[in-house]
Context: one part of a larger RNA
Molecule: small-subunit ribosomal RNA, 3' major domain
Organism: uncultured organism
RNA sequence: UGACGGGGGCUCACACAAGCGGUGGAGCAUGUUGCUUAAUUCGAAGCAACGCGAAGAACCUUACCUGGGCUUGACAUGCACGGAUUAGCUCUUGGAAACAUGAGUGACGCCCUCGGGUGGAACGUGCACAGGUGCUGCAUGGCUGUCGUCAGCUCGUGCUGUGAAGUGUUGGGUUAAGUCCUUUAACGAGCGCAACCCUUGUCGCUAGUUGCCAGCACGUCAUGGCGGGGACUCUAGCGAGACUGCCGGUGUCAAACCGGAGGAAGGUGGGGAUGACGUCAAGUCAUCAUGGCCCUUACGCCCAGGGACGCAAACGUGCUACAAUGGCCGAUACAGAGCGAAGCAAGACCGCGAGGUGGAGCAAAUCGCAAAAAGUCGGCCCCAGUUCGGAUUGCAGUCUGCAACUCGACUGCAUGAAGUCGGAAUCGCUAGUAAUCGGAGAUCAGCCACGCUCCGGUGAAUACGUUCCUGAGCCUUGUACA
Repeated sequence: UGACGGGGGCUCACACAAGCGGUGGAGCAUGUUGCUUAAUUCGAAGCAACGCGAAGAACCUUACCUGGGCUUGACAUGCACGGAUUAGCUCUUGGAAACAUGAGUGACGCCCUCGGGUGGAACGUGCACAGGUGCUGCAUGGCUGUCGUCAGCUCGUGCUGUGAAGUGUUGGGUUAAGUCCUUUAACGAGCGCAACCCUUGUCGCUAGUUGCCAGCACGUCAUGGCGGGGACUCUAGCGAGACUGCCGGUGUCAAACCGGAGGAAGGUGGGGAUGACGUCAAGUCAUCAUGGCCCUUACGCCCAGGGACGCAAACGUGCUACAAUGGCCGAUACAGAGCGAAGCAAGACCGCGAGGUGGAGCAAAUCGCAAAAAGUCGGCCCCAGUUCGGAUUGCAGUCUGCAACUCGACUGCAUGAAGUCGGAAUCGCUAGUAAUCGGAGAUCAGCCACGCUCCGGUGAAUACGUUCCUGAGCCUUGUACA
């Protein structure tokens, strides 16, 4: 100087408390361990591994296994030699394919006497080499997690100390903040904080189509459908607006805090992006790059099939429930954000349905996906393992795809399991939040999505407080630790 303490002081955080909803019990989905296996490819391991890499494992992917094949190789560059057809196309035999074998047809540039010569690419042979998701993340770059959006981490000069070092950065106030004020052997500065950026909340100006429709006019069973209009909504560009600016009080004549006015918004308005010096030899050699080591008729490459989906058991994360604030049937409202051409697909017709036929329109503020759902209105159920719950299984189907046996999703009929609110323990959340309800997207032929990331609808309760648990910051103290 740090680190540590079942030392102290001050302070903070959904850390506790106060509340609301869960997990832990059930069934299923998914990840992991273990076991099994020819293989169940590999990585991730307290927080910070376990719906994680994977934003799509039937083939492919694929790295694993079994079997079949190739050896200058699936891919790159160079050299030497070879012959005249190689590429492409058609066919033959073996084969699961890859591949191997045989036959036929047959391009191209340049010179040019139209008959030849020559050459590049390609092919074959040989040689250099290719190739490796093989090992080492404890040899590395890059990227990332974490403490933590915590308020810290440092430097120059000066001063103090023999020195390590200290001071500044401490003290008194204050703040979300090393934020600001003040004091002061310190004076300044840098990286962080804040602000600048995006979005959302109010208003104005500009613009008016594909959006809008107040007034005027036309038309319809009806619809901005049409003429027209720029008022309104909206769209998207530019501005305004919030700064403790104003008033009162407290305060050191300070910083600031408390209350108030005005205001759409008030003291960081809400949300996001943004992550200091460093810590964990944290993670990744399997994104990529890369040192070293290793393989080279194989640890490389191609193919078929299988596996990664196996199942006594254990754990994590979720979904659906156990019901009446509910379930079912009918009727009927109101979003936002997205996506669409090898695409989204309306009306119509067929089918109980998944879906099919067909195809208007739309590179989309124009057309489509598209119905939002919870909600509201009416009816049934009457507390039961039920009109709750939907697992499991049987049969019949639909769709995608070369192909749904291993191993797809969806539909109909039948079947109707466990489950009556969950032990010890444990998680999330402070407001448009939790809870609850649906919508969309990426990946994607399809999909095991109940995942992930966005979007809106409905919309709470509670916070006395900081003694305790956990983590963190500053000061101080002890130490046989570094």